RNA sequence: GCCUUAUCAAGAGUGGCUGAGGGAACGGCCCUGCGACGCCACGGCAACCUGCUCCGGUAAGACCCGAGCAAGGUGCCAAUUCCGACGGAUCAAUUCCGUAAAGAUGAGCG
Numbered sequence: 001g002c003c004u005u006a007u008c009a010a011g012a013g014u015g016g017c018u019g020a021g022g023g024a025a026c027g028g029c030c031c032u033g034c035g036a037c038g039c040c041a042c043g044g045c046a047a048c049c050u051g052c053u054c055c056g057g058u059a060a061g062a063c064c065c066g067a068g069c070a071a072g073g074u075g076c077c078a079a080u081u082c083c084g085a086c087g088g089a090u091c092a093a094u095u096c097c098g099u100a101a102a103g104a105u106g107a108g109c110g
Stems, first nucleotide, its partner, number of pairs: 002110001003108006013042005021031003026084003043077003048073003051069004056064002081102001085099005
């Protein structure tokens, strides 16, 4: 990097360095010298994988379902993945519901 699969409405920031861009892409809209993006330190969130504990299934184990812990591996800590496309509700706008595309993250495969 390709493919498969699950999730994406919740949650969680301070300090230091640097100094002008950033929110993937295009448009909108927004954040930003009251310091963005990035890096570092510390902290936190979450529970995808590993691990551990417990309930149930089993004669028992493997294994499976569910609950919990948060030690390890990732991930994340502005805005729903910020919004958009398509279909439906609606006279229409707005708004709501559903489904995509693209993307992000985890796990797996070679």
SAM riboswitch aptamer (S box leader), 110 nucleotides, folded computationally. The model forms 97% of the base pairs in the Rfam consensus.